[in-house]
Molecule: transfer RNA
Organism: bacterium
């Protein structure tokens, strides 16, 4: 050069057209003399750009990054 997979919260994963979800982690409170632990509670994301849709994490096309095979 070319297939083809991958990108979502600080970390790891779901959602596959309609309010973005849980886990662990952080922040405050409770429980305890303290520590661990356990209960609540709250904060934090859809790589970028474009298109098709009323309506896009999702579906098209382009770039960026990785991973991977072929040359």
């Nucleotide at each position: 050069g070319g297939g083809c997979c991958u990108a979502u919260a600080g970390u790891g994963a779901a959602a596959u057209g309609g309010c973005a979800u849980c886990a662990c982690a952080c922040a405050u409170c409770c429980a305890u003399g303290g520590c661990a632990u356990g209960g609540a509670u709250g904060g934090a994301g859809c790589g970028g750009g474009a298109g098709u849709u009323c309506g896009a994490u999702u579906c098209u096309c382009c770039c960026u990054a990785g991973g991977u095979c072929c040359a």